The part of an RNA shown here (small-subunit ribosomal RNA, central domain) has 350 nucleotides and comes from an uncultured bacterium. The full RNA is in RNAcentral, with records from SILVA.
Context: one part of a larger RNA
RNA sequence: UUGGGCGUAAAGCGCGUGCAGGCGGUUUGGUAAGUUGGAUGUGAAAUCUCUCGGCUUAACCGGGAGAGGUCGUUCAAAACUACCAGACUCGAGAUUGGUAGAGGAAGGUGGAAUUCCGGGUGUAGUGGUGAAAUGCGUAGAUAUCCGGAGGAACACCAGUGGCGAAAGCGGCCUUCUAGGCCAUUUCUGACGCUAAAACGCGAAAGCUAGGGGAGCAAACGGGAUUAGAGACCCCGGUAGUCCUAGCCGUAAACUAUGUAGACUUGGCGUUGGCGGAGUUAAAUCUGUCAGUGCCGGAGCUAACGCGAUAAGUCUACCGCCUGAGGACUACGAUCGCAAGGUUAAAACUC
Numbered sequence: 001u002u003g004g005g006c007g008u009a010a011a012g013c014g015c016g017u018g019c020a021g022g023c024g025g026u027u028u029g030g031u032a033a034g035u036u037g038g039a040u041g042u043g044a045a046a047u048c049u050c051u052c053g054g055c056u057u058a059a060c061c062g063g064g065a066g067a068g069g070u071c072g073u074u075c076a077a078a079a080c081u082a083c084c085a086g087a088c089u090c091g092a093g094a095u096u097g098g099u100a101g102a103g104g105a106a107g108g109u110g111g112a113a114u115u116c117c118g119g120g121u122g123u124a125g126u127g128g129u130g131a132a133a134u135g136c137g138u139a140g141a142u143a144u145c146c147g148g149a150g151g152a153a154c155a156c157c158a159g160u161g162g163c164g165a166a167a168g169c170g171g172c173c174u175u176c177u178a179g180g181c182c183a184u185u186u187c188u189g190a191c192g193c194u195a196a197a198a199c200g201c202g203a204a205a206g207c208u209a210g211g212g213g214a215g216c217a218a219a220c221g222g223g224a225u226u227a228g229a230g231a232c233c234c235c236g237g238u239a240g241u242c243c244u245a246g247c248c249g250u251a252a253a254c255u256a257u258g259u260a261g262a263c264u265u266g267g268c269g270u271u272g273g274c275g276g277a278g279u280u281a282a283a284u285c286u287g288u289c290a291g292u293g294c295c296g297g298a299g300c301u302a303a304c305g306c307g308a309u310a311a312g313u314c315u316a317c318c319g320c321c322u323g324a325g326g327a328c329u330a331c332g333a334u335c336g337c338a339a340g341g342u343u344a345a346a347a348c349u350c
Base pairs, nucleotide, nucleotide: 004321005320006319007304008303012318014201015200016199017198021194022193023192025088026087027086028085029084030083031082033081034080035077036076037075038074039073040072041071042069048066049065050064051063052062053061054060091191092188093187094186096183097182098181099180103177104176105175106174107173108172109171110154115149116148117147118146119145120144121143125136126135162169163168206247207246208245209244210243211242215241216240220236221235222234223233258317259316260315261314262313263312266295267294268293269292270291271290272289273288274287275286276285277284299306300305323350324349325348332343333342334341335340
């Protein structure tokens, strides 16, 4: 490079926005760059293929024909691509009217519980475990009642429920704010899809500075267990966990399944709309969009399984893979305060 692949064998960037690039709906007319056909020029000789001939044959040599091109010029065609001009509405977007939601940011606020502090009652234990011990307690604990402080998290509702691009989001209220879905009228008229770079977001842990610190808890100390115990169990306990500002940029960042679009038998749920039947109102039945689940047909698959939310049948574009180890490494480059991240080999071994 060709061919083949990427749910689990190697392989989908963690997710988005998006310039260039690639690709692009229906239709009319034009142009003729790509495209197609004709003519013509040229493509030296040798080489190559075919054929005829010459050396006794062959190799070799000679004659003739052919082949060989993203090639030039010219004439013509106009289906497709492209370009120019015009039109359209199904894609896309906007408007109008509704609608559900832990979507985001800021501020406020509530109750339960743990811990601590003060006070009352009260007396010898309590706590913990497989059993214990360390621990706490006559300086009055545990238990119980009242009052107070403070931090963090929000039981029930709660649901293969909802929202968000992903990470993620859950008490209640207010303000600001983003997106979706449905219906119908109107409008723009291909404005679209994808997306190398680039930019932004990005759990937890970790880092810097300043706060905060109830509970939990790496490290650490002690008690047990054990042959030992660097652990599992128990008693303590500091970073951290929380907030503000900044950094880090990684995860089994998983649906291990890139994004967008089209098409392809079914059954049973559920969430949010909008219709119809029905009802006093409901229930209930039914249709249709948008999500989210289970089962399953064809088909696909090495099998497992997937199966309209495809891993089926196709299209466009991007990313990625190429035996195992060495190696999510070295060197270099680059980013970072650091920890380290990103990019990424080879020798050698099998």
Its mean pLDDT, the model's own confidence on a scale to 100, is 87.